[in-house]
RNA sequence: GGAGCGGGUCGGACGGUCGCCGGCGGGGUUUCCCCGCCGGAGGAAGGUCCGGACUCCAUCGGGCAGGGUGCUGGCUAACGGCCAGGCGCCGGGCGCCGCGAGGCGCAAGGCGACGGAAAGUGGCACAGAGAACAGACCGCCGACGUCGGCGCGGCGUUCCUGGCGCGCGGCGCGAGCCGUUCGCACGGGCGUUCGGGCCGGCGGGCAAGGGUGAAACGGCGAGGUAAGAGCUCACCGCGCGCGUGGCGACACGCGCGGCACGCCAAACCCCACCCGGAGCAACACCCCAUAGGCACGCGUUCCGGCGUUCGCGCCGGGCAGGGCGGCCCGCCCGAGCGUGCGGGUAGGUGGCACGAGCGCCGGAGCGAUCCGGCGCCCAGAGGAAUGACCGUCAGCCGGGCGACCGGCGGACAGAAUCCGGCCUACAGGCCCGCUCCCCCU
RNA sequence: CUGCCCAUAGCUCAGCUGGAUAGAGCAACGGCCUUCUAAGCCGUAGGUCGCAGGUUCGACUCCUGCUGGGCAGGCCA
Numbered sequence: 001g002g003a004g005c006g007g008g009u010c011g012g013a014c015g016g017u018c019g020c021c022g023g024c025g026g027g028g029u030u031u032c033c034c035c036g037c038c039g040g041a042g043g044a045a046g047g048u049c050c051g052g053a054c055u056c057c058a059u060c061g062g063g064c065a066g067g068g069u070g071c072u073g074g075c076u077a078a079c080g081g082c083c084a085g086g087c088g089c090c091g092g093g094c095g096c097c098g099c100g101a102g103g104c105g106c107a108a109g110g111c112g113a114c115g116g117a118a119a120g121u122g123g124c125a126c127a128g129a130g131a132a133c134a135g136a137c138c139g140c141c142g143a144c145g146u147c148g149g150c151g152c153g154g155c156g157u158u159c160c161u162g163g164c165g166c167g168c169g170g171c172g173c174g175a176g177c178c179g180u181u182c183g184c185a186c187g188g189g190c191g192u193u194c195g196g197g198c199c200g201g202c203g204g205g206c207a208a209g210g211g212u213g214a215a216a217c218g219g220c221g222a223g224g225u226a227a228g229a230g231c232u233c234a235c236c237g238c239g240c241g242c243g244u245g246g247c248g249a250c251a252c253g254c255g256c257g258g259c260a261c262g263c264c265a266a267a268c269c270c271c272a273c274c275c276g277g278a279g280c281a282a283c284a285c286c287c288c289a290u291a292g293g294c295a296c297g298c299g300u301u302c303c304g305g306c307g308u309u310c311g312c313g314c315c316g317g318g319c320a321g322g323g324c325g326g327c328c329c330g331c332c333c334g335a336g337c338g339u340g341c342g343g344g345u346a347g348g349u350g351g352c353a354c355g356a357g358c359g360c361c362g363g364a365g366c367g368a369u370c371c372g373g374c375g376c377c378c379a380g381a382g383g384a385a386u387g388a389c390c391g392u393c394a395g396c397c398g399g400g401c402g403a404c405c406g407g408c409g410g411a412c413a414g415a416a417u418c419c420g421g422c423c424u425a426c427a428g429g430c431c432c433g434c435u436c437c438c439c440c441u
Numbered sequence: 442c443u444g445c446c447c448a449u450a451g452c453u454c455a456g457c458u459g460g461a462u463a464g465a466g467c468a469a470c471g472g473c474c475u476u477c478u479a480a481g482c483c484g485u486a487g488g489u490c491g492c493a494g495g496u497u498c499g500a501c502u503c504c505u506g507c508u509g510g511g512c513a514g515g516c517c518a
Base pairs, nucleotide, nucleotide: 001437002436003435004434005433006432007431008430009429010428012393013392014391015390016389017388018387020040021039022038023037024036025035026034027033028032042412046423047422049421050420051419052418053417054279055278056277057276061329062328063327064326066275067274068273069272070271071085072084073083074082075081086114087112088111089110090109093106094105095104096103097102115270116269120268121267122264123263124262137210138209139206140205141204144203145202146201147200148199149198150197152195153194154192155191156190157189159188160187162186163184164183165182167180168179169178170177171176218236219235221233222232223231237259238257239256240255241254242253243252244251245250283350284349285348286347293341294340295339296338297337298336302317303316304315305314306313307312321333322332323331324330343517344516357376358375359374360373361372362371363370364369395408396407397406398405399404442514443513444512445511446510447509448508451467452466453465454464460498469485470484471483472482473481491507492506493505494504495503
């Protein structure tokens, strides 16, 4: 200098004029006004997706329903957040091997809704033979059974204008020729409940290969076989057991099993853990208003004791009913309660700005984080302030050798009880780190 | 502040226990009918299923994050 990555941080500065909100001080003609000083949006104030603080629901507990979370360990007030680790996937640099395609190992870094599919139910369209107690279309085999065909061998049969042999008859001088009875299984033909071979069909065997599909019921090699197959064996994968290391997720090693257990839980579901409900319009106080109205539904009761001015009152128990802001148990109230219509008010104060606070330093820890010391006070509106204009400058862009000139001076966005996170948006910068390559010293 | 719902053709809506070529009515366009129009009949076109990721073999449908829109509740008696 280059390539690929990761993290942190800033997101303007100064001045002037006119305004706005709050606080403090002073003054005045004091329900108000004036003057001075000080403070006045963010990294996300946002979306409101999680978690808490706080407050109320009279109150505690148990169960059901419902919701949420989901590798392990830690941090924390808590969390679906953060940190560290494990495993899986991706990534693409380096090294080694190889002629090469490629393979193996190490490693910056990134991502993971990452419990359970051998508890159950369910789904897997189309294609395909078969889609989860699998299946046989093409194909392979012809072991076993059966059928058919064709050779071969054996056996049988004289069917042959075949062959050989004995005999007889005829002819010929003769070699021999012609005819014929019989024999022979030599050749051909035919037959065969015989043997064996080849071919084909069916039954059958197989699942190696092809093909379908997102997915085909372990992979690959060797043996084996009629062909094949975990049928057998080695390696790998998977499962189980044991041992070692680790808090653990898990890793490594050894042995066994002979494959059973495809995918989907962001399908129902199961397991473990967590969650009571509501929300600052919570809630408290002050002030004000009234038709404290009407309708409907449920109820308006019983027992005992005491007192009594004899009207009733008080105390205790039980019942109807009601409340416990999803339901039940349980608990509580118990003479009123609930729902709807109608009516009224929508003013003030507190909650509410000192807090899981901010900055610096030191310590513990790999880290999230925690501990200690010192310093600081940092918006507080409430139909809702935080603004507008001007100048200068950082900074950026364009032009010029240059002094300099021109333009911009931007983005996303704005508190609403507060806090910790997540997610989303964002002009333009700054800083640091990791892996590797090249160059120089 | 809290709870909930919706977004599919120009408009109004179906489809959402995952498997379609995403469908219906109205509207639009063309044709038939009619002297012409309306009505009627026949046909045609028209879709980023709000956007972006993910789960899955496969997403309009399930999950997450955004965008836009809508509904409801509360005080006094």

Two RNAs folded together computationally: RNase P RNA and transfer RNA, 518 nucleotides in total. Rfam match: Bacterial RNase P class A. From the family's description: Ribonuclease P (RNase P) is a ubiquitous endoribonuclease, found in archaea, bacteria and eukarya as well as chloroplasts and mitochondria. By type it is a ribozyme. Its family is annotated with tRNA processing, ribonuclease P activity and dimeric ribonuclease P complex in the Gene Ontology.